This is a predicted structure of a 101-nucleotide RNA (Guanidine-I riboswitch aptamer) from a Methylococcaceae bacterium. The model forms 100% of the base pairs in the Rfam consensus. It was read from a public genome assembly, where an Rfam model found it. The organism belongs to Methylococcaceae, within Bacteria. Its mean pLDDT, the model's own confidence on a scale to 100, is 82.

RNA sequence: UAACAUGGCGGCUAGGGUUCCGGCUCCUUCAGGAGUGUCUGGUCCGAGAGCCGCCGGCUCCGAGAUCAGGGGCUACACGGCGGGAUAAAAGCCCGGGAGGU
Numbered sequence: 001u002a003a004c005a006u007g008g009c010g011g012c013u014a015g016g017g018u019u020c021c022g023g024c025u026c027c028u029u030c031a032g033g034a035g036u037g038u039c040u041g042g043u044c045c046g047a048g049a050g051c052c053g054c055c056g057g058c059u060c061c062g063a064g065a066u067c068a069g070g071g072g073c074u075a076c077a078c079g080g081c082g083g084g085a086u087a088a089a090a091g092c093c094c095g096g097g098a099g100g101u
Stems, first nucleotide, its partner, number of pairs: 007055006015045002020042002022039001023036005056074006076096001078099001082094003
């Protein structure tokens, strides 16, 4: 200097908007319709640098060769502008990016 690897899934939360439900305001032929997220909410989206769980990986014991099972480890992590998807937005995705130390 280069390559490979540093993992996956589920649940929850920080957070997010407004398709649906509901709230509020107005209209109404009283069935509904329009507006509003600067409406607490339910559905919904949701973390690389948040939490929990399961699996996976490495390693040790198991041991005559295996298997079941058990122990340990799975580190660190400051971060724009801008763009993308969805109804719309976001700590989602671009992105452990650009940049910085």
About this RNA
It matches the Rfam family "Guanidine-I riboswitch aptamer". About the family: This family represents a conserved RNA structure found upstream of the ykkC and yxkD genes in Bacillus subtilis and related genes in other bacteria.